[in-house]
Context: one part of a larger RNA
Order: sequence, then C1' cells, then structure tokens
RNA sequence: GCCAAAGAGUGUAUUCCAUUGGCGAGGUUAACCGUUAAGGGUAGCCAUAGCGAAAGCGACACGACCGUAGUUUACCUGGGUCGGCGUACUAAUAGUGCGUGGAGUCAAUGGGAUACGACCUGAAACCUGGUGAUCUAUGCCUGAGCAGGUUGAAGCGUGCCGAAAGGUGCGUGGAGGACCGCAUGCGGUUUUGAUAUGCAAAUCAUUCGCGUGACUUGGGUAUAGGAGUGAAAGAUUCAUCGAACCGGGUGUCAGCUGGUUCCUCUCGAAACAUGUCUAAGCAUGACCUCGACCGAGAAUGACAGUGAGGUAGAGCACCUAUUGGGAAUCCCGGGGAAGAAAUUCCUCGCUUCCUUGUAAAACUCCAAACUCCCUGUCUUCGUAGACGUCGGGCAGUCCGGGCUACGGGGUAAGCUUGUAGUCCGUAAGGGAGACAACCCAGACCAUGGUUAAUGCCCCCCAAUGUAGGCUAAGUGUCAACACUGAAUGAAGUCCUAGGUCAAAGACAACUGGAAGGUGAGCUCAGAAGCAGCUAUCCUUUAAAAAGUGCGUAACAGCUUACCAGUCAAGAUUUAGGGCGCAGAAAAUGGACGGGGCUCAAGCCUACUGCAGAUACCAUGGCGCAUCCUUCGGGAUGAUCGAGUAGAGAGGCGUCCUGUAUGGGCUGAAGCAGGGUCGUAAGUUCCUGUGGACCGUAUAGGAAUGAGAAUUUUGGC
Repeated sequence: GCCAAAGAGUGUAUUCCAUUGGCGAGGUUAACCGUUAAGGGUAGCCAUAGCGAAAGCGACACGACCGUAGUUUACCUGGGUCGGCGUACUAAUAGUGCGUGGAGUCAAUGGGAUACGACCUGAAACCUGGUGAUCUAUGCCUGAGCAGGUUGAAGCGUGCCGAAAGGUGCGUGGAGGACCGCAUGCGGUUUUGAUAUGCAAAUCAUUCGCGUGACUUGGGUAUAGGAGUGAAAGAUUCAUCGAACCGGGUGUCAGCUGGUUCCUCUCGAAACAUGUCUAAGCAUGACCUCGACCGAGAAUGACAGUGAGGUAGAGCACCUAUUGGGAAUCCCGGGGAAGAAAUUCCUCGCUUCCUUGUAAAACUCCAAACUCCCUGUCUUCGUAGACGUCGGGCAGUCCGGGCUACGGGGUAAGCUUGUAGUCCGUAAGGGAGACAACCCAGACCAUGGUUAAUGCCCCCCAAUGUAGGCUAAGUGUCAACACUGAAUGAAGUCCUAGGUCAAAGACAACUGGAAGGUGAGCUCAGAAGCAGCUAUCCUUUAAAAAGUGCGUAACAGCUUACCAGUCAAGAUUUAGGGCGCAGAAAAUGGACGGGGCUCAAGCCUACUGCAGAUACCAUGGCGCAUCCUUCGGGAUGAUCGAGUAGAGAGGCGUCCUGUAUGGGCUGAAGCAGGGUCGUAAGUUCCUGUGGACCGUAUAGGAAUGAGAAUUUUGGC
C1' cells in the first nucleotide's frame, strides 16, 4: 500500500416545545402491598387567583361596538377595540405596572436544553502509592593489578678550597600526581575514514592520550524522585532525565487537529452588527427553515403629473490658489540714485482695476443623467389567504473572495479599508488553449429541432463568403484579465481641412548675367563685400547686398541672394486623423493553442449564409404545488424542478422479539454467473455451487448501514 472484519449523537434524571391519545375543573400516582395479574396505595406534584418587599388585601358567568369562518346581508363561535373589576404606589375615585370574561393534567413518540465520559480518537502535564544504585555518580569496608627501559632529588661517604659559615668535585643513594613504552590495563584525539534495514539501539580500522597515581579494578555496603549523587556537562540515577520507572485518580481537561457509515423529495443561508481578559471561542440581533394566527389589499415594472436633491460635467460670480501683459494709488515694506537735509526720482513688492491663461473632496453664477416621496392610468400578484404584522420550535453563520462603478490609505502590489450592485462561495453546461468568480446561460429525465456567447484555411463542427479601404512592420493573427510597451524621435504611407506661388509659366534642374560711384567710413603693417567698429546711401538696370558661404598676407578666384532664358504643370507649407517604424535587454531552443497566413487566414467598415449549450421550442415521462374526486384517479402550472452549512418530509436495508402465515434434503442460508422490476436505497427470478435452515405481513425493540480518523486486528 491493497483486501477482509471492527470503528463514532447513546443512556439515566430534570426541564421546555410539538404531535398523538386518556380523563377533564380537574389530572396523576411514588415508594410499597399484591397468587406478580387485576387491583390497592392520594404521601406528593401540576392546575383551579392575583397583586404586594411585606403586613396584608383579593377579580367580568359579558355593558357597548367591529368582525373572520359559518348560515346568508344581518346575526355571529374563535378573535379584536373600548368599558368594568382586583392589587401595589397614593390624600385621591388622577395616573401607571401586573392580573382579570374557566383548561388543565398524565402518558407515548419526536425535537431541544442542563448534569453526568455525553459523537469518537488524540496531549504536553498534575496529584497519589509503590519499585529501582546488577547501568551509572559519590562515600565507606575488604581484596587484586601495574613487562621492560630512562632520568638521578634529599641523605651519606670522600677529595679540594675556606678562619668559619659554607662552597665545589667524585662516588654512593634511589626520590618523583618525573620520562619512554601496542606487558596487562584504563581512555577515546584524528581520518570529520568504514559502518548507516550495521557485526553493533555507539561497532570496526588507522592514528592518538594515560600507564606509581587525584591510578585501574573484584566483592560487600550506603545515599532516591523536587529527592540522591555530581573535580559542575543539567551530567547521572538499569538503552528512560531541565525531574526515573510502575500502578492508580482516568474515559484528566482541550475554545485545538483529524474523523463521523443507506436513499429520495421540499426549502435554503452566513462569513455582517453589538458585547465579550474578546478577536482559533461564545451570546444576542440580522439572514435559513418548520408550524400556527390574522383577514384585504399589495407591488418590482411602464407612462404621465406635483414636489425633493446639488453629484457628473462645467464655470470662476463668492472662497482659496494661480500665468503673462497693461494701468492706478503712494497709506505700508525692501533696494538704488541725487542732495547738507527736508525731500525728489527710479525700481521690486503689496493693494485695486482692465485683459489673458489655469485649478479645487471640505469653492459654486450654473447644472444633468439619475434617484426618491406622493397621486393617477395600465400591468402583475391576491379570499386557492397574498402583502404586512405578531408569536412558537429549531438551525447554521461571526477567516470570505472576484469583477464593475465610486471613494479613504499607499510610490505601488494577486496591497489594504469602505459604499452600491453582481457573481463565486453553494452553479453544472457552452466560449475564453488549459483557467472559482470574464462572456453566454441557471442542469427533473429521455428523444428531436432552433439559437446565444463565440466562431467558420487545417488540427476542429461551420465561408479559403461578398463589397470597399488600410498595413509590408510577420505589425498582426489576444473582448477583458494573466496580452508590457512610454516619454520622445523620423521626407514610412493613406486620408481630411486650410495658406501661399503658378500658363502674365510656379517648384526643381540646366544656360547666361550678378554691374558702377567704391578699395563706403573708421581701424590697421594690410582690412579691397567677407578680422573688428560705425553707417548701410546713390546710379545704371531685366536684375544685382555698403554683400550668403568658401577662399587670399592683402588682392584675385569660386558661390549665393536677385534677374533673364530653356523646359512645361502643378509646387510648397501648416494643422489634424488612420495604419505602420525606431525607442524594445535574461539566462537549455520556443511559441499567435499549433501548423501556417501578406489585395490575409491581419486591421477598419457594411452585408449574406452557416456551425454552435443541459438556454429556447416540440413530444413522451417523473416529482412537486393547488384544486376536484365516485378515493381508482383526474385537471391546472407562461409566471414550479441547480444547491454547501442547515431546517423539514417520506422511504430502503441489517439484527432481535410478540402475533399471524408460509418455504425447505424432490435442496435452506451463503457464494458465483446471468436476467427482471424500482428515480434510488434496493428487490426478485434462473443456472451452478453448497448441504440445513430461511422468509412474508403486522406491531415493537436496537451495541443498525463505512472510504477516509499518521484509525484497530488479521492476511497478502
């Protein structure tokens, strides 16, 4: 891991509610007695009166009206509105609170709550009583062990020196937590070697430390669990230690994790608010569901009308900002100039006015769409009971998320926090390559058809469709998102609207001219159109600068403006738009889904056809809702049929019991294979195997249904 079997809302007590039944102003027993049967048993409990803290006091057998069902237009059960009454407060006969015109109680079943193990499994811990020092720590008692070699302390002997104290040699001697050391032994440094389901729950190899000592070791003995022992590492106390092990309390508690077993039908959420030592939880409300009461209008939609509103936009009239220009005032401020100073002048601010260009959530002279209240008409729903209200039982929910629009925070974010709507959550189907929430569309079942979104070259169902443009970049072949493509730049190309020039000839090109006063004046070594400064005239002309650019030391020379000729029809410029271009960088080779595609299979516009879903339509069937019923069934449903948590309803199956009734050795249960019926849980038949028990109906009772729990046991 697989298979089989086991495996989780149960019981008692109390209490609340619903349903069913008994009795009913009453209902009922408990213990106990009893031939275990009838029966007895009234102790007790609930109800029959409330109000008040208490003393205490103590209530409509209906006075009026409305009105549902029902009988039929007026009565009226249930119900409602007044009125009356009891009591407490009070001086009160105001007023207010509670109560008041008789329904309960016992049992069964079901659903909740509380206490208990309380749906099941799961701690780390805590407490209590014991067991451990055969491991290990330390102490004590009594024993044992340490090859061989080296070094050579004190002391002693003796020589020499010295007055002495003493010093210094030679020998002897044999000290030491001395030295070397694979004796035995104790240890465990390194290879961060081997091993790593090992030889081994700490080993093997190499290398290394100690090896007469604070040494090693046998036997005995002592100390123990908040305690021992510790040359101290939280070490160690039998492979267990920041508190041992075993039993018990114990089914500890867990707001935390995981799991929780058959079917179908009806409805169907929440992830919000408030409070919380609360934010992993609860409680209350909102939202779901089931049941009941009531009794007549209700509303989402369209149009019209009377009103309300100050957002989008726009604007600058207020307010607060704000660009350029002009003007005014010097009351105020700064700077400068003149003057001895007073003061005057200039200038920049400030303020005001005119003009021009801008901005605003907390600006508004304006001002939508749109929304809302009410009214009317239509529409839709409603006595088959709506809508609304009130009340009861019982939940789940309190981590939400995406998109669109509008905000707050943030540089931003698959960010955060709001409001409104919608979707996912709890929604399948078709499309978007794949893709919770984007587009289409809300799936009862079956069959056939028609469409939606989206598509129609091939993969791949349907057009290599029609007409007209654009693009040359493989741009592109991407609705949005998850597709990056900006500022900026450019004789890419197409379109639109202008300006100017042009047959009295434009633009471009070519040919020719481009002169004179004069070398303008100044400056300068020189300055002659062309270093620089100043001025920039006149004449002849078709036209020609006191010279546009090269050039020279300065001239010269070339050229341009300008003019004429040749040529012959558009030229040039501005603004805007469409599609393209550059800008454009990531790590294996690579992605428009791929192939591939260029008057497209790209982009824009118009049109025709076709494909395409569980949508829509048709037919048949099922369920549900409502109504009718001769209880067999029938009718109606355009406006019923998705669904997690959850609420409600009805069933299937397993085991056992009572009653009734059946089957079985001429073959029960079980098993295997094959058919039938039922929406399903399941049922039933046949054949084989098997070899002795097993059903059906009804009533009841449960240790009653397996795929998950690091589930348990067994097998493989």
The part of an RNA shown here (large-subunit ribosomal RNA, domain II) has 716 nucleotides and comes from Methanocorpusculum sp. The organism belongs to Methanocorpusculum, within Archaea. The coordinates come from a structure-prediction model, not an experiment, and the mean pLDDT is 82. It matches the Rfam family "Archaeal large subunit ribosomal RNA". Rfam links the family to the GO terms ribosome and structural constituent of ribosome.